[in-house]
RNA sequence: GCGCCAAUGGUGUAGUGGUUAUCAUGGUUGCUUGCCAAGUAACCGACUCAGGUUCGAAUCCUGGUUGGCGCA
Numbered sequence: 001g002c003g004c005c006a007a008u009g010g011u012g013u014a015g016u017g018g019u020u021a022u023c024a025u026g027g028u029u030g031c032u033u034g035c036c037a038a039g040u041a042a043c044c045g046a047c048u049c050a051g052g053u054u055c056g057a058a059u060c061c062u063g064g065u066u067g068g069c070g071c072a
Base pairs, nucleotide, nucleotide: 001071002070003069004068005067006066007065010025011024012023018055026044027043028042029041030040031039048064049063050062051061052060
């Protein structure tokens, strides 16, 4: 330099155009306990950036950024 793949809460992860974006873990508060741990209830927290297509984009297209793999 060229090609391919990926980017979603603090971390990991599901989501092939239409409900309030899924689950686990985590955090906060409460219950439980003599205390801790475990358990349990509620709440908090995310679509890498810009543009395009569309009535509607996390999803499709183009470019950028970052990371991984391959070729030279």